Context: one part of a larger RNA
Molecule: large-subunit ribosomal RNA, domain II
Organism: Patescibacteria group bacterium
């Protein structure tokens, strides 16, 4: 991992609701007793419970009572409906039974802690201590003390020899465990290799003993106390508790949420409300439209409150600068007024759309609204659109609003793929048909469709990329010149006074300063640029000729270009495309579980018929998590039943192809098997497995 078996809302008591049945001279018995065909049933048994009357804190009184001085006032009370025979019946109401749903208390749907307490068991591991034993190769150093010698008056000093001290030194055994490696499903639940510390001592070690669980022992690390220690192990209390995680077993039908608010030692839990469902009541109260309302948002505005810019006027000893001999002038500073142009969530002279409130009308309609009760679940929401707060007008960010939309709980088609986007809401069947979004060259269903433009960048063919730059190219508008010849090209000219004056070494159109005239002309600047030391030289402006029809400037706009650099190999989904790109129009087609068509099922409403719970016709409906409601299937057992089945083969098992039911399933058939088993109606449950790191067994 797979297979098989086992594996989770049970039981008791009480309460509430619903259904059901009995009684309603209200109702029911409990313990107990008696009988019996004895896990049972029948009878006896009103002790007692609930109901029948309430009010008051109570004494108490009582259709009243409490308050109160009150006979006042007030609070809470003082049996309903229908039918008729008018004193009866039925329903509601009351009591009880059974079933079912939920609640409470119990292990309380199942499994799961770490823990707490009690009583015991452990010091053969290890810690300390006690008793009694054992062990420590070899080498080194050389304390006290002693002896001798020499010196000295002595105290003593020096030297030599002996001696053998030490938590001394080096280093085996032994004890340890420093560093690195090895191992790390190991040789080993701490080893091995190399290296290293102690090695006569606070040393090491054998044997025996002793101290223990809120306790011991500890040269102290919360270490150790039998591979267990910030409180050992075993058993018990014990099914501890778990607002936490996981799991929780058959089918079909109807409806179908929430992720919000208040409170919470509360925030991943509760509780009440909101939203779901079922039952009963009510009967349009819902919804839509119209009409009428109040408002101060969006917008707008500057009339108030404030902000901020410019101009003007007036005032001010009013920082400072400039001018002037001074008076004073000028720039500036501050304040006010006015003008121009403005800004505001906490400004408003104004002011919508929506929304909200009321009335009327409409649809006679929809699982409307509302009321009461049973049962819930939800209280982690997500994205998207719009309006806002926070943030950076960041976030697949965060917090609100629009009870917006979708997902959640929604499949289908589109967006290559893609919960939340676009289209559209799947009862079932069909090799019918029409469409939506989106598409129509091939992959790939449908146009290589039509018309007119643009793009040359593979721009583009999903989304998205700036400031800035550029004779890319298309359109539009305004305007200038132009057959009296424009613009461009070509052939010429571009002169004289004069090298203007000054300056300068020089300055001659062209370093710089000043002036910038006149003449000849078709035209030619006291020169727009290059150039020279200065000249020279080459162009330009300007003019003529030639040529012959458009040429230039500005603004705006469409599509492109550059700007454009990222990490494994690239890309529009791919191929590829010059349209199969982009824009504006047009027609056809494809395209979904949408619509329509054909057949069928179920729910519900209406109508009709009847056998009164069925049939027929018609309308509408039938996605669904949590969850509510309904109807069924299967398993085991009990009672009755079929006076059922069975060795001519029960149950069980195996087998793809049969029949039947919407399904859970049921019935056949064949084989196997070898002794019990089923139908129908009721009843009772150890009643359904794929998941729980489930339990046990097998492979």
């Nucleotide at each position: 991992g797979c297979c098989a078996a086992c594996g989770a809302g049970u039981c008791a008591a009480a309460a509430u609701g619903u259904a059901u049945a009995g009684c309603u001279u209200g109702u029911c018995u409990a313990a107990u007793c008696u009988g019996u065909u004895u896990a049972g049933c029948a009878g006896a048994g009103a002790a007692g419970g609930c109901a029948c009357a309430g009010c008051g804190a109570a004494a108490g009184c009582g259709a009243g009572u409490a308050u109160g001085a009150a006979u006042a006032g007030u609070g809470c009370g003082u049996u309903g409906c229908g039918a008729u025979u008018u004193a009866u019946c039925g329903c509601a109401g009351g009591c009880u039974u059974u079933a079912u749903a939920u609640u409470u208390u119990g292990g309380a749907c199942c499994c799961g802690a770490a823990g707490c307490c009690a009583a015991g068991u452990g010091a053969u591991c290890u810690u300390g201590c006690c008793a009694u034993g054992a062990g420590c190769a070899g080498g080194g150093u050389g304390a006290a003390c002693c002896u001798c010698a020499u010196c000295g008056a002595a105290a003593g000093a020096u030297g030599a020899g002996g001696g053998g001290a030490g938590g001394c030194c080096c280093g085996a055994a032994c004890c340890g465990g420093u560093u690195g490696g090895u191992c790390g499903u190991u040789c080993a639940a701490c080893u091995c290799c190399a290296u290293c510390g102690g090695a006569u001592g606070a040393c090491u070690u054998g044997u025996g003993g002793u101290a223990a669980g809120c306790a011991g022992u500890g040269a102290a690390a919360a270490g150790c106390u039998a591979a267990u220690c910030g409180a050992a192990c075993u058993u018990g209390g014990u099914a501890a508790u778990a607002g936490c995680u996981g799991g929780u077993u058959c089918u079909c039908u109807c409806c179908g949420a929430a992720a919000u608010a208040g409170c919470u030692u509360u925030a991943g839990g509760g509780u009440u409300a909101g939203c779901g469902u079922c039952u009963a009541g009510c009967g349009u109260a819902c919804c839509u439209u119209u009409u009428g309302g109040g408002g101060g948002u969006a917008g707008a505005g500057c009339a108030c409150u404030g902000g901020a810019a410019g101009a003007a006027u007036u005032g001010a000893a009013u920082a400072g600068g400039g001018g002037g001999a001074a008076a004073c002038c000028u720039c500036g500073u501050c304040a006010a007024u006015c003008c121009u142009a403005u800004c505001a969530a906490a400004c408003u002279c104004c002011g919508a759309a929506u929304a909200c409130c009321a009335a009327a009308a409409g649809u006679c309609a929809a699982u409307u609204a509302c009321u009461a009760g049973g049962c819930a679940g939800u209280u982690a929401g997500a994205c998207u659109a719009u309006g806002g707060g926070g943030g950076c007008g960041a976030a697949g960010c965060u917090c609100c609003a629009u009870u917006g939309g979708u997902c959640a709980a929604a499949a289908g088609g589109g967006a290559a793929a893609c919960a939340g986007c676009c289209c559209a809401g799947a009862c079932c069947u069909c090799u019918a048909u029409c469409u939506a979004a989106g598409g129509u060259c091939c992959c790939u269903a449908a146009a290589u469709u039509u018309a007119c433009a643009c793009u040359a960048a593979g721009u583009g063919c999903a989304c998205u990329u700036a400031a800035g730059g550029a004779g890319g190219u298309g359109g539009a508008a305004u305007u200038u010149c132009u057959c009296a010849g424009a613009c461009a090209g070509u052939g010429a000219g571009g002169a004289g006074g004069u090298u203007g004056g000054c300056u300068u070494a020089g300055a001659a159109g062209c370093a710089g300063c000043c002036a910038u005239c006149c003449u000849u002309u078709a035209a030619a600047g006291a020169u727009a640029g290059c150039g020279u030391a200065a000249c020279a030289g080459c162009u330009c402006a300007c003019u003529c000729a030639u040529u012959a029809a458009g040429a230039g400037a500005u603004u705006u706009u469409g599509c492109g270009c550059c700007g454009c650099a990222a990490a494994u190999g690239a890309u529009c989904g791919g191929g590829g495309c010059u349209a199969a790109g982009u824009g504006u129009a047009a027609u056809a087609c494809c395209g979904a579980a949408g619509g329509u068509g054909a057949g069928g099922a179920u729910g519900u409403c209406a109508u009709a018929a009847u056998u009164u719970a069925u049939u027929a016709u018609g309308g509408c409906a039938u996605g669904g998590u949590a969850g509510g409601a309904g109807a069924g299937u299967a398993u085991u057992c009990u009672a009755c039943u079929c006076u059922g089945c069975g060795a001519u083969g029960a149950a069980g098992c195996u087998g793809a192809a049969g029949g039947u039911g919407u399904a859970a399933g049921c019935c056949a058939c064949a084989g196997u098997g070898g002794a019990g088993c089923g139908u129908g109606u009721a009843g009772a449950a150890g009643u359904a497995a794929g998941a729980a790191u489930g339990u046990u067994g097998g492979c």